[in-house]
């Protein structure tokens, strides 16, 4: 320098047009003398940013930003 990929909850990842899910972590309760484990419960994300298409965009498309990959 040009090319490709990724960006979703505190962390790791699903979700491929119709206002988002799981595990771990966290809150509360039960259990215990207490802790851990276990069971139940709840909170937490307008999906990297800004345009475009669409009745409707996390999803399609364009540009930008950050990171990763292999080239030159």
């Nucleotide at each position: 320098u040009g090319g490709g990929g990724u960006g979703u909850a505190g962390c790791u990842u699903a979700g491929u047009g119709g206002u988002a899910a799981a595990g771990c972590a966290c809150u509360u309760g039960c259990c215990u003398a207490g802790c851990a484990u276990g069971c139940a419960u709840g909170a937490g994300g307008c999906c990297c940013u800004g345009g475009g298409u669409u009745c409707a965009a996390u999803c399609c498309u364009c540009a930008g930003c950050a990171c990763c990959c292999a080239a030159a």
About this RNA: A computed fold for a 72-nucleotide RNA from Ictidomys tridecemlineatus, annotated as transfer RNA. The RNAcentral record of the sequence draws on Rfam. RNAcentral records the identical sequence in 2 taxa.